[in-house]
Context: one part of a larger RNA
RNA sequence: UUCAGUUAAGGGAACUCGGCAAAAUAGCUCCGUAACUUCGGUAGAAGGAGUGUCUAACUUUGUAUUUGAUAUUAGAAUGCAUUUUUAGAUUUCAAUAACAAGGACUGCCCGACUGUUUAGCAAAAACGUAGCCGGUUGCUAAUCCGAAAGAAUGUGUAUAACCGGUGAAACCUGCCCAGUGGUGGUGCUUCAAACCCUUUUUCAAGAGGGCUAAGACCCAUCAAACGGCGGGCCUAAUUCCUGAGGCUCUUAAGGUAGCGUAAUGCCUUGUCGUCUGAAUGGCGACGUGCAUGAAUGGUUUAACGAGGUAGUCGCUGUCCCUAACUGACAACCUCUGAACAUAUCAGUCUGGUGAAAAAACCAGAGAUAUCUAACGGGAAGCUAAGACCUUGUGGACCUUUACUGCAGCUUGUUGUUGCGUCUUUAUUGAGGAUACAUAGAAUAAGUAGGAGCGUCGAUACUAUUUUUUUGGAAAUGGUUGAGCAAAAUUGUAAUACUACUUAUCGUUAAUGAAGAUGCUUACUUGAAAGAGGACACCAGCAGGUGGGCAGUUUGGCUGGGGCGGCACCCUGCCGAAAAAAUAUCGGCAGGGCCUAAUGAUAAGCUCAUCCAGGUCGGAAAUCUGGAGUGGAGUGUAAUGGCAAAAGCUUAUCUAACUGCAUUUCUAAAAGUACGAAACGCAGAGUUGAAAGACGGGCAUAACGACCCAUUGAUGAUUUUUAAUGGAUCACAAUUUUGACAGAAAAGGUACCCCAAGGAUAACCGGGUUGUCUCACCCGAUAGUUCAUAUUGACGGUGAGGCUUGCUACGCCGCUGUCGGCUCUUCCUAUCCCGGCUGUGCAUAAGCAGCCAAGGGUGUUGGAGUUCACACGUUAAAAGGAAUCGUUAGCUGGGUUAAAAACGUCGCGAGACAGUUUGUAUGAUAUCUGUUAGAUACGUUAUUGUUUGAGUGGAAAGAAUCCGUAGUACGAGAGGAACCGGAUUUUGAUGCCUCUGAUGUACCUGUUAUUAUGAGUAGGCAGGGCAGUCACGCACUACAUGAAUAAGCGCUGAAAGCAUCUAAGCGCGAAGUCAUCCGCAAGACGAAACAAUUUAGGCCGUCGAAGAAGACGACGUUGAUAGAGUCGAUGUGUAAGAUCCAAGAACACGAGGAUUUCAGCAUGCGACUACUAAAAGC
Repeated sequence: UUCAGUUAAGGGAACUCGGCAAAAUAGCUCCGUAACUUCGGUAGAAGGAGUGUCUAACUUUGUAUUUGAUAUUAGAAUGCAUUUUUAGAUUUCAAUAACAAGGACUGCCCGACUGUUUAGCAAAAACGUAGCCGGUUGCUAAUCCGAAAGAAUGUGUAUAACCGGUGAAACCUGCCCAGUGGUGGUGCUUCAAACCCUUUUUCAAGAGGGCUAAGACCCAUCAAACGGCGGGCCUAAUUCCUGAGGCUCUUAAGGUAGCGUAAUGCCUUGUCGUCUGAAUGGCGACGUGCAUGAAUGGUUUAACGAGGUAGUCGCUGUCCCUAACUGACAACCUCUGAACAUAUCAGUCUGGUGAAAAAACCAGAGAUAUCUAACGGGAAGCUAAGACCUUGUGGACCUUUACUGCAGCUUGUUGUUGCGUCUUUAUUGAGGAUACAUAGAAUAAGUAGGAGCGUCGAUACUAUUUUUUUGGAAAUGGUUGAGCAAAAUUGUAAUACUACUUAUCGUUAAUGAAGAUGCUUACUUGAAAGAGGACACCAGCAGGUGGGCAGUUUGGCUGGGGCGGCACCCUGCCGAAAAAAUAUCGGCAGGGCCUAAUGAUAAGCUCAUCCAGGUCGGAAAUCUGGAGUGGAGUGUAAUGGCAAAAGCUUAUCUAACUGCAUUUCUAAAAGUACGAAACGCAGAGUUGAAAGACGGGCAUAACGACCCAUUGAUGAUUUUUAAUGGAUCACAAUUUUGACAGAAAAGGUACCCCAAGGAUAACCGGGUUGUCUCACCCGAUAGUUCAUAUUGACGGUGAGGCUUGCUACGCCGCUGUCGGCUCUUCCUAUCCCGGCUGUGCAUAAGCAGCCAAGGGUGUUGGAGUUCACACGUUAAAAGGAAUCGUUAGCUGGGUUAAAAACGUCGCGAGACAGUUUGUAUGAUAUCUGUUAGAUACGUUAUUGUUUGAGUGGAAAGAAUCCGUAGUACGAGAGGAACCGGAUUUUGAUGCCUCUGAUGUACCUGUUAUUAUGAGUAGGCAGGGCAGUCACGCACUACAUGAAUAAGCGCUGAAAGCAUCUAAGCGCGAAGUCAUCCGCAAGACGAAACAAUUUAGGCCGUCGAAGAAGACGACGUUGAUAGAGUCGAUGUGUAAGAUCCAAGAACACGAGGAUUUCAGCAUGCGACUACUAAAAGC
C1' cells in the first nucleotide's frame, strides 16, 4: 500500500452521473397525529414527554407462619415471590447507559395491489393477477398429444371447456368494412378428376368438347378482427393579430373525448411561472402534437414498490483536506513449495530513420557489478486465430403476399355399399296434338300422291274441358241429318283424303343421370335395451387451401459497406506522357430507331448568302440578270466526307435478291462467339445506248447462345412398300434473357456462429491541408484634416498541424473506445505579474505592438458531457501538445450486447447518429524504467575531515493597505510614480511551545453477565502523557553581481551632412549565468588534507535509526536496556474506618462528607550497578 475497522477540530453534500458509502434514527409506556381516501386506510404519519437506584405507602396474584377459637368460613398481624400507582430521596457527561433496535417528509413518472422471471451480469416499467371483452364448442363437443391404437381436458356439460385481447376500482371507449382477414349468401363467369360425347381406320396411349364440387369471381356483414383516422385559398367588428365562417380538391373515414416539449417533441436548454445567488434539472401551465389518443385501451387514482426521478429537514470524513490509531495480509527468520506464462540475444536515454509509433538501425549522451523493498511509465506487456466492419457463390435460427414442395384441413369422385318410393330430366319405342307475314271464305308447317271422302255420321247448334297470336282450334257428351273437296278467287305455294318428314308440346313404357325421402342387414356406437345408418370411418384418385413443417435462394462493380448510379453499342475532342495501345463512379454529347421511299439505275440541275432590276410587294413572297469552294444540304449524335455530287429534280423499277467461298473489325501475344462490314463466283433480274451499277439507306450506332414451347412458308428424313397421322431435321419470328458471352429465386438477426482479411471501415498514428487557426503583402474606406493611433473592403502569399475532411500506409492469431478524477513534463501564437515602443498617450484608465515561458491561471449551478451558458470572485481566471497524455492507476454517468417500454417505419421477423430504465471493468510484476535501501569489487593500508567537475531547485509567486500625496498632472472632475513601510494570500521547507486531531500507554464512570479478578474486535461513555500530525507554529535575501532581449543612448564614417553601427563604447527585464539551498570523487581524470599502524566484523544490552541489510549508543576502565528510588505528567479523590442520609422508632438504607491534589498509571527526566551486556571466534 491492500483488506476489515475506530475516531476526528471548524464547515456540513461544497463530493459525485447520483448522498454511492458511512453517519444518523431505533426498544417500551403515555400524549398527539395532516392532506388525500375505494372510508378499509394513510399511521409507528409527523411531532413531543418519560425511562436508573434507594425508601415508604397503596395495589394484583400465589403462598408460608402466627393469633384467636369447639370447629369451619371470613378476618387481623408478620413474611416471601409477583404486580400497579403515587410520593420523597439520590448519583452520573450519559439510566432501552452494553447487546438489540424504523431516518423522516414533500412533488412527479410507471405499474393497481401480495406474487413471478433471465440457476451463473438485467428483479424491472417486463410476466402474472382479480376484473372486462370477443370467439369456438350441444358432448363420440370444441381444443390438444399421437403414425395408429389410444390418451389429456373430464368420470366435467354453456354459471362448462378451450382460444385470443385487455389488465383492480372510477369516468369512458369516437369515425372508417376501401385494403388484409373472418363469417354468411348467391349464380351470368371460371374451374380438376371421375362420367358422357367426338376424334386419331382397331387396341393402347393421346387430343378436343360437354357436365361439375369446393375454391376464385360477385353480393353482404364484422374493428374490445389485422389495421387506418387529409390538403389548399379567402375572410372581422378603427390598425394589427386571430379565424367563428365561406369556397374548393380529395378519401373507406379524415383523430372525437381526453392528455400533451411527455418513458412519446426533431427543432429544443420551446415560451411563461415557480424552486436556486446561478438549474440542459424538478414541478405547474401553454399547444400546428417532426411522429399523442381511446381494451395494439384513453384519462384520473387511495394503498403498495430493494422500480425511475426532483426537492427539504436531520445526519455525517462524500468533500474543503487530510491525520492518527487497531487487527489481518504483508515484511524478517526456519521448513515446505505450485500454476499461468516464458526461453534469438538483451543494462539504457534523447534525437533521427524506417511497413509511416525502435532496447536491437544511424548520431550523440550515459552506464562498475549484484541484491532487497516499493511503484506501475514502457515492453504498441499477459490472457482469447477481434464479438465491431468487410469478404465467403460459409452456417444456423426466425419471418413473409420469395421459389419449390410436404403434413393438416376441406371439396368432389370411386371402393367399402344393400333394399325401396317419389320428383325431374336425357335417349329410344309407341300413340296423339299443335304450326297464324300480306293477299285470300281463312290459322296454307313441308314434300309426294290425289278425285275423291262421308249414314261405321258430313254440316250446324249447345254444355264442359284444354289451348291460344283473343281470331280461332281441338277433344268429349247431347241434338240435328248431308255435306266437304274439286271448279272459281287470292297467293311463292291451294285446300277434301292418304302417306312420309321437320320443329314444338304433352301422355305412356324401358334404360341412364340428378335430386328428395323411407327401410335395415353391412358398418359405427352402446353392458344391454337401443341409437345412428348406407351417411360416417377407412382407403384410392383429383381440385382448393396450406410458413404448421421442410429444402433453398436472396448477384456484381464500388476510393470500406449500404443508399444512389452503372453494366451492351456508336462518334469526336481532352485526359494520353509528339508511333500504336492505354485506366478511373474522369469531362462535354448520343443509340435500343426511322423509311416501300428517305431504296436501285439512268439523265438533268446547283446550294446558303449577297448585289442590281421589276405591278400591287414592304427588310424579307414569286420573276430576270450577276457574284457565289459550299459560308447549304445530307432522316436522327458527333466526326470524317461530298458540287456536271454522296446534295436537288424527273423517268423506269424492287439487288431492302437466292446459293457459295474468302477477308477485316469486334479482339495491340495466342485463342475467342454473336454482331457489323468488305471483296469475289454462280443463278435469276432491274436500269442504262453502253461501259457498268445494284446483296438497302454518304460512312461509322440502331443489338442477343443452348434447351423447351408456339407461330409461319416450304422442303427433307423415319416406321420392310403406298397413304394418313406421329416423331425428327433445316430456315425465320416470338426474349429491356438490357446483370446485354444469356442461373428459374424475398427478407431479418442486438440471440447469433465459423473461416479469412489490416487485400477493407469505425478509435489512434502517418501523409495531405480543401476546411480550420494564425501571420504577412496591397491599401479602397472610416478616422473633422491625415491610409498605416485605431479601422482594414476587393484581392494576393504563406505558416501551423488544434478542427473537420480526404487517403487507406501501420494494426482485425486483438495497441481497451468519450468525459471526469489523480499526477507530471513541454510549446508560445502571453491571460496576469516584469521590461519597453506608438497613441486620436495631460493624469487616471485604456487601445495597439515588441521582448519575455520564471511563477500563477481558481470556486459554484444545471447537463454523462468536452464545449457552451449562468452566478459570484480574482492580478488573471490564456491557448495548446504529450496514442484527442494518463483504465496491468481509479470511476463507468454516456456511447455500444443479451431484458423491457414509447414514438416512427415495416404485412412480418425486426429496425432507427430517435428517446427511456436496467446491465461482469481480469491478474501473484519476468525485463526495463522510476523511488528508496543495501552488498561486493575498484580507487594499491586504515580512519577521520573536506574540496566540487557535474547535477536538481521557483523556492519563491502575487495582491491589498499606509507614507510619498490629495502631491506631480489637470480649467475642473479627478488623480499617479520612484522609494520606504505593514499585512494578506498561494506555494516550498522544517517543527510540536501554543491551538486542535488521534492517542487499542493510562485513569475514571457505568450496563448485561458477575464472589473478586479477567473477558466480550477498548462493551459503551468521559478525559488523556509521549509520539505522529494540521486546522497550529516558525522560516522562506525588493541583498547583489555578470552578460544580455526589446528598447534607449555616446562617439562615428561609408554618403564632407545626417545616422545608436559599419570599427569602438554605455545603459537596459519577474527572463539567462552566478550568488542561495540540496546531492555529488564509480569525476576510471577514482581528488585534497590530517592522524595512525592496525582496523573491522561476529556476539551481547539497546536507540529520537530502521521492512531486511544499513546507521547510531554502549559492553564492567560500564548508566546501554531492565529493575528500584525520587521527580514530572495523566486521571480525579482508592480501599478501610468514622459521621451524616429520605423513611414515626429499632433495624435496614441508594447516596454524601472527612481521612485524601488521594489511589492507580507512565514509551518522560534524574539518580542508583540490583539484573543483563560473560567467555570467546

Predicted 3D model of a 1177-nucleotide part of an RNA (large-subunit ribosomal RNA, half B) from a bacterium.
The full RNA is in RNAcentral, with records from ENA.
It matches the Rfam family "Bacterial large subunit ribosomal RNA". Its family is annotated with structural constituent of ribosome and ribosome in the Gene Ontology.
The prediction has a mean pLDDT of 81.